[in-house]
RNA sequence: GGGCCUAUAGUAUAGUGGCAAUAUGCUACAUUCGCAUUGUAGAGACGUGGGUUCGAUUCCCGCUAGGUCCA
Numbered sequence: 001g002g003g004c005c006u007a008u009a010g011u012a013u014a015g016u017g018g019c020a021a022u023a024u025g026c027u028a029c030a031u032u033c034g035c036a037u038u039g040u041a042g043a044g045a046c047g048u049g050g051g052u053u054c055g056a057u058u059c060c061c062g063c064u065a066g067g068u069c070c071a
Base pairs, nucleotide, nucleotide: 001070002069003068004067005066006065007064010024011023012022013021018054026042027041028040029039030038047063048062049061050060051059
């Protein structure tokens, strides 16, 4: 320098053109003499800029970051 892949709650992963999900973590409450466990409830996220579209986390392009291969 070139090809390909990835980017989603604190962490690990789903997801699909129309409401963003699960586990764990966090907070509160119940349970307990207390802690732990368990149960209930809650807060918390689509890397960034543009385009297509009635509507984009999803499709397209650029950028950024990471990974991999070639040189």